[in-house]
Context: one part of a larger RNA
Molecule: small-subunit ribosomal RNA, central domain
Organism: Halomicrobium katesii
RNA sequence: UUGGGCCUAAAGCGUCCGUAGCUUGCCGUGAAAGUCUAUCGGGAAAUCGACGCGCUCAACGCGUCGGCUUCCGGUGGAAACUGCACGGCUUGGGGCCGGAAGACUCAGCGGGUACGUCUGGGGUAGGAGUGAAAUCCUGUAAUCCUGGACGGACCACCAAUGGCGAAAGCACGCUGAGAAGCCGGACCCGACAGUGAGGGACGAAAGCCAGGGUCUCGAACCGGAUUAGAUACCCGGGUAGUCCUGGCCGUAAACGAUGCUCGUUAGGUCUGCCGUGCACUACGAGUGCACGGUGAGCCGAAGUGAAGACGAUAAACGAGCCGCCUGGGAAGUACGUCCGCAAGGAUGAAACUU
Numbered sequence: 001u002u003g004g005g006c007c008u009a010a011a012g013c014g015u016c017c018g019u020a021g022c023u024u025g026c027c028g029u030g031a032a033a034g035u036c037u038a039u040c041g042g043g044a045a046a047u048c049g050a051c052g053c054g055c056u057c058a059a060c061g062c063g064u065c066g067g068c069u070u071c072c073g074g075u076g077g078a079a080a081c082u083g084c085a086c087g088g089c090u091u092g093g094g095g096c097c098g099g100a101a102g103a104c105u106c107a108g109c110g111g112g113u114a115c116g117u118c119u120g121g122g123g124u125a126g127g128a129g130u131g132a133a134a135u136c137c138u139g140u141a142a143u144c145c146u147g148g149a150c151g152g153a154c155c156a157c158c159a160a161u162g163g164c165g166a167a168a169g170c171a172c173g174c175u176g177a178g179a180a181g182c183c184g185g186a187c188c189c190g191a192c193a194g195u196g197a198g199g200g201a202c203g204a205a206a207g208c209c210a211g212g213g214u215c216u217c218g219a220a221c222c223g224g225a226u227u228a229g230a231u232a233c234c235c236g237g238g239u240a241g242u243c244c245u246g247g248c249c250g251u252a253a254a255c256g257a258u259g260c261u262c263g264u265u266a267g268g269u270c271u272g273c274c275g276u277g278c279a280c281u282a283c284g285a286g287u288g289c290a291c292g293g294u295g296a297g298c299c300g301a302a303g304u305g306a307a308g309a310c311g312a313u314a315a316a317c318g319a320g321c322c323g324c325c326u327g328g329g330a331a332g333u334a335c336g337u338c339c340g341c342a343a344g345g346a347u348g349a350a351a352c353u354u
Base pairs, nucleotide, nucleotide: 004325005324006323007308008307012322014202015201016200017199021195022194023193025089026088027087028086029085030084033082034081035078036077037076038075039074040073041072042071048066049065050064051063052062053061054060092192093189094188095187096185097184098183099182104178105177106176107175108174109173110172111155112154115151116150117149118148119147120146121145122144126137127136163170164169207248208247209246210245211244212243217241221237222236223235224234259321260320261319262318263317264316267299268298269297271295272294273293274292275291276290277289278288279287280286303310304309327354328353329352336347337346338345339344
């Protein structure tokens, strides 16, 4: 509950696609469903008001008239708005052509340093580690210097307050395939749109299944220290995992703690991409400046806000649609249902307590 809200107080689904639904640009014509209007019929009685009457008065009762009766139906009319039908338009949207940028995705090929192990040479007593130590490695020659081989993971500098992607996320180079957005156009379609209950797809890390791989790091675990103790912090090891392929899981402070779309509302400054113009030019796909568009930051007028702050990337002013909230705890628990191999996930109370 005809109300107020959702950055930080409870509250924006992790993200996108999309069904129903809801909402929907400009002009004209038509019919008239909604709408408006006139009239007619229905709309019980009681109750209520006025007047009159009856109980000795009154309450009460009776009669007449009026009023009330969210509303329903018939007939005639209006045509602005909504809906419907038809015709037209181009601003929303889409397409086509051209262009540039990008860690966007997938696949293949190639590379780099470091690290580890093995091996050849040199070389000798320590090395490693810490607050200090010890465990540990080392005379079967370590650490160190140097030549080589193999292996897996990763990708310094460039690098940015930079870019791309719906989000999760994406960074060595090259090639191939694919996708999205942006800019320019004197072209085409002609409202084809927005949102989106259900539904579907994608979705970090960890975890799970099968197979492979295993350099480093490293839950668990084993030692050494520290300490009153030390199931830790520090040190030496180390399994799962971390990596790849295929399949599951479906959650995160999945955060901008800010749903998506459209319109309106001062400026300043920086920056990525495209286009136009001007100036300069070492004529280069060059440099500088200004403007148009599109992204990404900072500061701020008005305004908003409890404040912090936000402020054309709004938390301002409006519109459309969806999701969500309603004191704290019990509790994201129990039960039921659905999903999952499992771990668990989704949905989601109450008693009681305060």